[in-house]
C1' cells in the first nucleotide's frame, strides 16, 4: 500500500513551551482561535492489543496504540416521508488479524 473485521452522539485541562492559525480532502455551511491556532511536553481519558484473576459472564492493572470543542461538527451518494426528520452508503478515523 491492498483487503477484512470491530468500534466511531460516552470519556479526558484554569499546566509548561510557543506565537497564528485550525476543524481529514474538495466544495457549501457552521464553528473554534491573542481570554492564545497548530505543532511539543506534562497531565488526563478510554480499555482495541496485552498482562493477571475467572469456567464463562466478567473484574483489576495500564506494557503497545489511540484519543483529549461540537455526532466522524454538519450536509454531498441513495432509501422512505407532505414535512420535519429517519435509514443506509461512500469517504475517513481508530485498533486487531491477513497479505
Nucleotide at each position: 500500500g491492498c483487503g477484512c473485521c470491530a468500534u466511531c452522539g460516552a470519556g479526558a485541562g484554569u499546566g509548561a513551551c510557543g506565537g497564528a492559525g485550525g476543524g481529514a480532502a474538495c466544495a457549501g455551511g457552521c464553528c473554534c482561535u491573542u481570554u492564545g491556532a497548530a505543532g511539543u511536553c506534562c497531565g488526563g481519558c478510554a480499555a482495541c492489543c496485552u498482562g493477571c484473576c475467572g469456567a464463562a459472564a466478567g473484574g483489576c492493572a495500564a506494557g503497545g496504540u489511540g484519543c483529549u470543542a461540537a455526532a466522524u461538527c454538519c450536509u454531498g451518494c441513495g432509501g422512505c416521508g407532505a414535512a420535519a426528520g429517519c435509514c443506509g452508503a461512500a469517504a475517513g478515523a481508530u485498533g486487531a488479524g491477513g497479505u